[in-house]
Context: one part of a larger RNA
């Protein structure tokens, strides 16, 4: 000195990234119990008491002995509470063996495709799942209880719808052009049918060009200038762009670079936290917006309670360790 306990004056988080560990609470019986609430909940909220009672002794408690109750935990074993915020509504699932989380999932919401030989998936096929199902049902996408609510933009891109007009393959195909040769002229050519080798008017579908529609489809929601009778500011106004210029709510945020923005609380003292502001670098509405009881080995900041975490250590006990052997 290392590990495992037990105690520890005063003080009580000063310790530390951080109350990590570790103490504390802790069973039962009465009582009593907020704010919120989706009226169930919150709730074991909190918080108090008691855990016998009656004679006798004893004296910092303890013992004898009677005697009631469903219950008088005591070897052990058994919530710490409270405020406030963020995130996800909840139970639930995940990186077996560094990551339980705000990640997935999750009832509810929407779009969407799909009449059954169904869409979809696997398979080279046969065939199988979907399903011995049948739109109140099956596949995909997106969001994610619940409450209020989901704003403009169809220019681009995608997706449906349309069909006039343009372009357009194979095919088919008037007409033509070469070759071949019965014949015919015979100086030399001329050539019918057929056969064959090309060129080819014109007919010719989806597509594409056009058209329209569509956002809970892929996305996208500006600049610059002036202007009120102190100053500041800009309801207004001008003027450039664009498919449209970001609504409503929210805002220094799990998003803010400047930033420890400012103002207030809370502290003796606060880069965190709370509550505002709005100058949003670079929220913003189902790649949801913003609330919200519950719930959470979730993260944050505060209090109580309570301790060797600390001030600062000391002492005991058991195991190594260390000596001899």
């Nucleotide at each position: 000195c290392u590990c495992u306990u037990u105690c520890a004056a005063a003080g009580g988080a000063a310790c530390u990234c951080g109350g990590c560990a570790a103490a504390a609470u802790g069973g039962c019986c009465c009582c009593g119990u907020a704010a919120c609430u989706u009226c169930g909940g919150g709730a074991g909220a909190a918080g108090g008491g008691g855990u016998g009672c009656c004679u006798c002794a004893u004296u910092a408690u303890u013992g004898a002995g009677g005697u009631c109750g469903c219950a008088g935990u005591a070897a052990u074993c058994a919530g710490g509470u409270c405020c406030a915020a963020g995130c996800g509504a909840c139970u639930g699932u995940u990186u077996a063996c560094c990551a339980a989380a705000a990640a997935c999932a999750c009832a509810g919401g929407u779009c969407u495709c799909c009449g059954c030989u169904a869409a979809g998936u696997u398979g080279a096929a046969a065939a199988a799942c979907u399903a011995u199902g049948u739109a109140u049902g099956g596949g995909g996408g997106c969001u994610g209880a619940c409450g209020c609510c989901u704003g403009c933009c169809c220019a681009g891109u995608g997706c449906c719808g349309g069909a006039a007009g343009g372009u357009u393959a194979a095919a088919g195909a008037a007409a033509u052009u070469g070759g071949u040769u019965a014949g015919c002229u015979u100086u030399u050519g001329c050539g019918a049918a057929g056969c064959u080798a090309g060129u080819g008017a014109c007919u010719g579908a989806a597509g594409c060009c056009c058209u329209g529609g569509u956002g809970a489809a892929c996305g996208g929601c500006g600049g610059u200038u002036g202007u009120a009778a102190c100053u500041a500011u800009a309801a207004c106004a001008a003027u450039c762009c664009u498919a449209a210029g970001g609504u409503a709510g929210c805002g220094a945020a799990a998003u803010u670079c400047c930033u420890u923005g400012u103002c207030g609380g809370g502290u003796a003292a606060g880069u965190u936290c709370c509550g505002a502001c709005c100058c949003g670098c670079a929220c913003g509405a189902a790649a949801g917006g913003c609330g919200u009881a519950a719930c959470g080995a979730u993260u944050u900041g505060g209090a109580u309670a309570c301790u060797g975490u600390c001030u600062c250590u000391g002492a005991a006990a058991g195991a190594g360790a260390c000596u001899c052997g």
Large-subunit ribosomal RNA, domain IV from Euglena chadefaudii, 325 nucleotides, folded computationally. RNAcentral holds the full RNA, with entries from ENA and SILVA. Rfam family: Bacterial large subunit ribosomal RNA.